Overview:
A computed fold for a 70-nucleotide RNA from uncultured Gimesia sp., annotated as transfer RNA. It matches the Rfam family "tRNA". By type it is a transfer RNA. Its mean pLDDT, the model's own confidence on a scale to 100, is 82. The source organism's lineage runs through Bacteria, Pseudomonadati, Planctomycetota, Planctomycetaceae and Gimesia.

RNA sequence: GGGCCGUAGCUCAAUCGGUUAGAGCAGCAAACUCAUAAUUUGUUGGUUACAGGUUCGAGUCCUGUCGGCC
Numbered sequence: 001g002g003g004c005c006g007u008a009g010c011u012c013a014a015u016c017g018g019u020u021a022g023a024g025c026a027g028c029a030a031a032c033u034c035a036u037a038a039u040u041u042g043u044u045g046g047u048u049a050c051a052g053g054u055u056c057g058a059g060u061c062c063u064g065u066c067g068g069c070c
Stems, first nucleotide, its partner, number of pairs: 002070005009025004018056001027043005049065005
């Protein structure tokens, strides 16, 4: 210097840019049990890496920076 990527604690979705950004696992609570585990139900959790720009509207498009991989 070139290419790809960065979304919840972890692994990942999110249609051509459109209503409130979701799922599984994990965490918490409850039920069940003598008790624990398992199971079931409920529930918490997000500056979409950072800063700008375009747009009525950006996780998505554009620019720069930072970080990771090749």